[in-house]
RNA sequence: GCCCCGGUCGUCUAGUGGUUAGGACGAAAGAUUCUCAAUCUUUAAAGUGCAGUUCGAUUCUGCAGCGGGGUG
Numbered sequence: 001g002c003c004c005c006g007g008u009c010g011u012c013u014a015g016u017g018g019u020u021a022g023g024a025c026g027a028a029a030g031a032u033u034c035u036c037a038a039u040c041u042u043u044a045a046a047g048u049g050c051a052g053u054u055c056g057a058u059u060c061u062g063c064a065g066c067g068g069g070g071u072g
Base pairs, nucleotide, nucleotide: 001071002070003069004068005067006066010025011024012023013022018055027043028042029041030040031039048064049063050062051061052060
């Protein structure tokens, strides 16, 4: 250089054109406890950027940038 793949809460991930964007761990608050731990309940927290298609884009398309793999 060329080809392929991937980007979603703090971390790991699910989903697929119309969702309250779900789950686990972690965090916070509460319950329990003499205290801590464990356990239970609740809460907050997310789509790489810019365009395009569409009534509607996290999802489809293009470009850019980032990461990974393959190849001369």